[in-house]
Context: one part of a larger RNA
RNA sequence: CUGGGCGUAAAGCGUGUGUAGGCGGUCUGGCAAGUCAGAUGUGAAAGCCUCCUGCUCAACAGGAGAAGUGCAUCUGAUACUGCCAGGCUGGAGUAUGGGAGAGGAGAGCGGAAUUCCCGGUGUAGAGGUGAAAUUCGUAGAUAUCGGGAGGAACACCGGUGGCGAAGGCGGCUCUCUGGCCCAAUACUGACGCUGAGACACGAAAGCGUGGGGAGCAAACAGGAUUAGAGACCCUGGUAGUCCACGCCGUAAACGGUGAGAACUAGGUGUGGUGGGGGUUAAACCCUGCCGUGCCGAAGCUAACGCGUUAAGUUCUCCGCCUGGGGACUACGGCCGCAAGGCUAAAACUC
Repeated sequence: CUGGGCGUAAAGCGUGUGUAGGCGGUCUGGCAAGUCAGAUGUGAAAGCCUCCUGCUCAACAGGAGAAGUGCAUCUGAUACUGCCAGGCUGGAGUAUGGGAGAGGAGAGCGGAAUUCCCGGUGUAGAGGUGAAAUUCGUAGAUAUCGGGAGGAACACCGGUGGCGAAGGCGGCUCUCUGGCCCAAUACUGACGCUGAGACACGAAAGCGUGGGGAGCAAACAGGAUUAGAGACCCUGGUAGUCCACGCCGUAAACGGUGAGAACUAGGUGUGGUGGGGGUUAAACCCUGCCGUGCCGAAGCUAACGCGUUAAGUUCUCCGCCUGGGGACUACGGCCGCAAGGCUAAAACUC
């Protein structure tokens, strides 16, 4: 370089924004760079190929020709690509009117429950387990009633439900704010797709500083279990879990399925929003668009399965794979406070 692949066999970057680059709707005109045709020049000799010839043949050698797919110049062609100019509206976007939503940030508020404190009632147990014990309790526990403090999470609604690019998001109210969908018109006029680098976001755990600390709970301690028990069970319990600011940058970051576009049977459910029918209004029926499930024609697949939300049929762009182990390691580099992260071999071995 060519070729084959990436749901589960090795392989889709965790996700987005976007630079360079690659690719790019439709019509007309121009140019003629790519492209195509012809001509000229050149493409040394030898070699390869064809024909003829010379050594008795052959190898070998001599002669002639062809070829040399290339390059340069000139002339011409203009379908496609490109460039320039002008137009178009189907791609993309803007405006107007509605709408759904745990989308994000900040502030405030609420009730239930756990724990603790104070007080009342009240007495001998409570707790815990397979059974127990550690533990708590006559200094009055557990139970129960009243009052108070504080932190964290928001039962029911709640759903194969909704929103978000992903991570993720769930009590209520307010403020600020992103995206999305539907309807009908108007406008801009290809403004698009993808995206190496780059930048931003990124669960949990972890780290730094300062707060906070109810419950839970690594570590740790004790009680059990056991041959042992560095565990499972029980009683305690510190980091942490929470908040602010700053780091970390990972994951079975999963749909194990990159993004965009077009095309290709249906059936059934659900969320949002239009149209038509029906109704006093609904219910209900038909139908369009967007999202989200299930089942399945064709087709695909090694099979499982996928199947208009494709893993079908195609196009554009990016990422990635190349036997197992060594190793998602060493060394080097970059990043990080550290933990470590990113990039990433080889010997050797099967």